[in-house]
């Protein structure tokens, strides 16, 4: 230089053929269980869905271009 992959709650992920309000385990906060911790049980906060255009009545999902990470050719 050129090719693919991946980018979604603090982490790790999943998200059907574009459809109604974006989820799941751990973690995190309260409250209940205990003398007290753990542990369970319940309830809550926590998302510009990497950026930045297109395309649609609608986009995390399809196009494009950037960035970041991996990787492969050269």
């Nucleotide at each position: 230089g050129g090719g693919g992959c991946a980018u979604u709650g603090g982490c790790u992920c999943a998200g059907u053929u574009g459809g109604c309000u974006a989820g799941a385990g751990c973690g995190c906060u309260g409250c209940g269980u205990u003398c007290g911790c753990a542990u369970c049980g319940c309830a809550g906060a926590g998302g510009u869905c990497g950026c930045g255009g297109g395309u649609u009545c609608g986009a995390g999902u399809c196009c494009c271009g950037c960035a970041u990470g991996c990787u492969c050719c050269a």
Molecule: transfer RNA
Organism: uncultured Saprospiraceae bacterium